[in-house]
Molecule: Bacterial RNase P class A
Organism: Gammaproteobacteria bacterium
RNA sequence: AGAGUUGGUCGAGGCAGUCGCUGUUGUUUAUAUCAACAGAGGAAAGUCCGGGCUCCAUAGGACAGGGUGCCAGGUAACGCCUGGAGGGUGCGAGCUCAUGGAAAGUGCAGCAGAAAAUAUACCGCCUAUUAAUAAUAGGUAAGGGUGAAAUGGUGCGGUAAGAGCGCACCGCGUUGAUGGCAACAUGAACGGCAAGGUAAACCCCACCUGGAGCAAGACCAAAUAGGAGAACAGGUUAAUUAUUAACCACAUGUGGUCCACAUGGUUCUCGGGUAGGUCGCUUAAGGUGUCUGGUGACAGGCAUCUCAGAUGAAUGAUUGCCCACGACAAAACCCGGCUUAUUGACUGACUCUCACU
Repeated sequence: AGAGUUGGUCGAGGCAGUCGCUGUUGUUUAUAUCAACAGAGGAAAGUCCGGGCUCCAUAGGACAGGGUGCCAGGUAACGCCUGGAGGGUGCGAGCUCAUGGAAAGUGCAGCAGAAAAUAUACCGCCUAUUAAUAAUAGGUAAGGGUGAAAUGGUGCGGUAAGAGCGCACCGCGUUGAUGGCAACAUGAACGGCAAGGUAAACCCCACCUGGAGCAAGACCAAAUAGGAGAACAGGUUAAUUAUUAACCACAUGUGGUCCACAUGGUUCUCGGGUAGGUCGCUUAAGGUGUCUGGUGACAGGCAUCUCAGAUGAAUGAUUGCCCACGACAAAACCCGGCUUAUUGACUGACUCUCACU
């Protein structure tokens, strides 16, 4: 100097003024008026996960269903995040992984090929019958062919020709040692050793798992017709003096089935009224600064701050200055993530190449 990898910060806005809108607080009989303060993102998007909260509801057990899938941590929790192990990939910094089990069972792999899992002989090689060819018989799976894949690999020896047939190394299996919490790694001993692939196929194993959702739900007010009809709604026992209690049955109860539990009326059809207001609604597993601990995610201590709550839907218009000002793009109960879209500016660390010293 060039080419890359990986983090962080920012935000189309900021400051000041004028008019307008929403909320809170204060003033006030009174949001009438006035004043102060605050007022749309890093993704607010997707509605994909996890929760807080509300209700069913007293809410327990089993099965089925669903979800996750290396190990250890973090977290309210998660399918998220952090660190590590293993696989793939890149010269590297790095990036990435749907990473438990194929010796529990079932299934699948077209065509080609001799043969695709209790799997073989098409070509070929060797021996005999022959002087040779052809044919026949026997041996072989090292070479060739087909295929995505041919069943341990490479080399040496050996053999009629070959083959773990033998040996060395690698691979595989069994046992154990060391390190590590563990996933796993490294080494040793013994064994010639076959028991291919696929579970993002069914399945097995381990762990987790009620449902519905702010249009949840609570309260107030008002109005209507205390409307009409149908089905199921029982029995036994005891006490009592005509009711009460218990048991069985029936029905209902926010995913399915069964049990348990609770309740006593439940279900269906037609018709009528209301659909207005208040709450929920923003103080939170909260933000910021700093210290301590930790490789880290994060946790704890101290201090400090309050940062949108609309409801046919608030933050708009305008002037001046500054500025990189350009994309994707507007809260609707709240929060933690992931995924997707996209603009530029600033900045930290690291890798490779070239040149000079």